[in-house]
Model confidence (mean pLDDT): 82 of 100. Predicted 3D model of a 72-nucleotide RNA (transfer RNA) from bacterium (Candidatus Blackallbacteria) CG18_big_fil_WC_8_21_14_2_50_49_26. The same sequence occurs in records of 3 taxa. Rfam family: tRNA. It is annotated as a transfer RNA.

RNA sequence: GCCGAUGUAGCUCAGUGGUAGAGCAGCUGUUUCGUAAACAGCAGGCCAGGGGUUCAAUCCCCCUCAUCGGCU
Repeated sequence: GCCGAUGUAGCUCAGUGGUAGAGCAGCUGUUUCGUAAACAGCAGGCCAGGGGUUCAAUCCCCCUCAUCGGCU
């Protein structure tokens, strides 16, 4: 330099155009003498950044950034 993959909650990941979800972690409550476990609930996202298409974009297109891999 060329090609490709990935980027979504604190972490690991779903989500193929129509109000963003799960598990773990956190907080509160129930239970217990107490802790853990279990159960119930709550909070936490401007979906890497910018632009475009569309009535509508996490999703489609372009550019940029970061990480990883391949080729030279």